This is a predicted structure of a 75-nucleotide RNA (transfer RNA) from Candidatus Rokubacteria bacterium 13_1_40CM_69_27. Taxonomically the source falls in Candidatus Rokuibacteriota (Bacteria, Bacteria candidate phyla). Its mean pLDDT, the model's own confidence on a scale to 100, is 82. The RNAcentral record of the sequence draws on ENA.

């Protein structure tokens, strides 16, 4: 220098262009003499950033940032 992949809740990950979800964690309650397990509920999001397309974008397009992989170059 070139190519490919990834970025969504505190963590791990989903989501045909049409209401952003699950598990775990946290919190509250049930259960228990008590704790854990278990059960029920609640909370938690500027979908990496900036633009574009569209009636409508997490999703499509362009640029950028960060991370990973491969190739090339470099004395």
């Nucleotide at each position: 220098g070139g190519g490919c992949c990834c970025a969504u809740a505190g963590c791990u990950c989903a989501a045909c262009g049409g209401u952003a979800g699950a598990g775990c964690a946290a919190c509250c309650g049930g259960u228990u003499c008590a704790u854990a397990c278990c059960c029920g509920g609640u909370c938690g999001g500027u979908u990496c950033c900036u633009g574009g397309u569209u009636c409508g974008a997490g999703u499509c397009c362009a640029g950028g940032u960060g991370g990973g992989c491969c190739c090339a170059c470099c004395a």